[in-house]
RNA sequence: GAUAGAGGUUGCGUGAAUCAUGAGUAGCUUAUCAGAUGUGGCAGGCACAGGAGAUGGUAAUUGAAAGGGAGGAACGCCGAAAGGAUCUGUUUCCUGUGAAGAGAUUCUUGGGCAUAGGAUGAAUAAUCAUAUGACUGUCAUCUGGAAUGGAUGGGGCGCUAUC
Numbered sequence: 001g002a003u004a005g006a007g008g009u010u011g012c013g014u015g016a017a018u019c020a021u022g023a024g025u026a027g028c029u030u031a032u033c034a035g036a037u038g039u040g041g042c043a044g045g046c047a048c049a050g051g052a053g054a055u056g057g058u059a060a061u062u063g064a065a066a067g068g069g070a071g072g073a074a075c076g077c078c079g080a081a082a083g084g085a086u087c088u089g090u091u092u093c094c095u096g097u098g099a100a101g102a103g104a105u106u107c108u109u110g111g112g113c114a115u116a117g118g119a120u121g122a123a124u125a126a127u128c129a130u131a132u133g134a135c136u137g138u139c140a141u142c143u144g145g146a147a148u149g150g151a152u153g154g155g156g157c158g159c160u161a162u163c
Stems, first nucleotide, its partner, number of pairs: 001163005008078001011077004018070002027062001029060005037049004041097005081109008090100003110136002113133004118128003138154006
């Protein structure tokens, strides 16, 4: 340098069918009260709607969707993958900002779990990063006669096997 593997049956990721939630919510229509503003994420501009009644309240009829989630099967894999920073584009009425998403460079993280607060979110679901805790896998050193034993420490650009 090349090839092949291991960590786990709660390893990682992916698109589609099913189910629940979202929610009897938003919205539409009708009636009524009231009477001038409302919409395009936020601000400015601009555009549109509005006394032929905006916004809001009450009542009745009707009534969604998106993101996110659950479990089973399938596929790709073992920096699998996740996140941060910088730069360059894409989406949005224009500018700025925010959000979503793509590419490049670089940094962190061995892996899952539990707890805590934080961010996102309709949410008590879930995800993300951080901190703590034990568990687990691997390598190094020490200890032990030895053990799939014990202690300390490290990281995936690692570890094991073969050529």
The RNA shown here (Lysine riboswitch aptamer) has 163 nucleotides and comes from a mouse gut metagenome. The sequence is in RNAcentral, with records from MGnify.